The RNA shown here (transfer RNA) has 71 nucleotides and comes from a Minisyncoccota bacterium. The source organism's lineage runs through Bacteria, Bacillati and Minisyncoccota. The same sequence occurs in records of 2 taxa. Its Rfam family is "tRNA". About the family: Transfer RNA (tRNA) molecules are approximately 80 nucleotides in length. Its family is annotated with triplet codon-amino acid adaptor activity in the Gene Ontology.
RNA sequence: GGGUCCAUAGUUCAAUGGCAGAACAUCGGUCUCCAAAACCGAUGACCUAGGUUCGAUUCCUAGUGGGCCCG
Numbered sequence: 001g002g003g004u005c006c007a008u009a010g011u012u013c014a015a016u017g018g019c020a021g022a023a024c025a026u027c028g029g030u031c032u033c034c035a036a037a038a039c040c041g042a043u044g045a046c047c048u049a050g051g052u053u054c055g056a057u058u059c060c061u062a063g064u065g066g067g068c069c070c071g
Stems, first nucleotide, its partner, number of pairs: 001070007010024004018054001026042005047063005
């Protein structure tokens, strides 16, 4: 330098154009003499900028960062 894949919650991952979810973690509560476990609830995110579209996490372009392959 070229090719290819990935970027979503504190972490690991879903969501193939129509209300952004799960588990774990954190916080609050129930239970307990206390704590743990269990159960209930809450908080919290689409890498950036454009484009397409009535509507974009999703499609297109460019950029940024990371993994792999080739040179």